[in-house]
RNA sequence: GGGAGGUUAGCUCAGGGGUAGAGCACCUGCCUGUCACGCCGGAGGUCGCGGGUUCGAGUCCCGUCGGCCCC
Numbered sequence: 001g002g003g004a005g006g007u008u009a010g011c012u013c014a015g016g017g018g019u020a021g022a023g024c025a026c027c028u029g030c031c032u033g034u035c036a037c038g039c040c041g042g043a044g045g046u047c048g049c050g051g052g053u054u055c056g057a058g059u060c061c062c063g064u065c066g067g068c069c070c071c
Base pairs, nucleotide, nucleotide: 001070002069003068006065010024011023012022013021018055026042027041029039030038048064049063050062051061052060
């Protein structure tokens, strides 16, 4: 320098224009003599960062960032 793809909750991942979700983990309660298991409920994310398009962007576009492949 070139290429494909990536970044969303503590972790693993969904969501492909209409205001963000699941599993596990964490907290409370129930259950149990206690723990675990199981069940109910809860907390937790300005969607890596900066711009643009749009009535509206996690989603589309540009830049940037870190990893991978090629040279």